[in-house]
């Protein structure tokens, strides 16, 4: 330096619920809690999911459905940084 994560060891994030607060929303943030993660550290490049106020536009129209516009890194791939160990 590559690969790899069995027993470790020092540890490290936090699901959903809840309260509060941003947003039309998806979502997020902050707070206690823990479902779980060897990258559940970071990055929207590429695939996918999700919103749909508003701004084009289409329809069998008052509803549908999504272009562009937002998010989702705990959806999987890519990149890029880490802690200890094996081999």
């Nucleotide at each position: 330096g590559c690969u790899u994560g069995a027993u470790a060891a020092a540890g490290g994030c936090a699901a959903a619920g809840c309260a509060c607060c941003u947003g039309a929303a998806a979502a997020g943030g902050u707070g206690g809690c823990a479902c779980g993660c060897a990258a559940a550290g970071g990055u929207a490049c590429c695939g996918g999911c999700c919103c749909c106020a508003u701004c084009a536009g289409u329809u069998u129209u008052u509803a549908a459905a999504g272009g562009a516009g937002g998010g989702c890194g705990g959806c999987g791939g890519g990149c890029c940084u880490g802690c200890c160990g094996g081999u």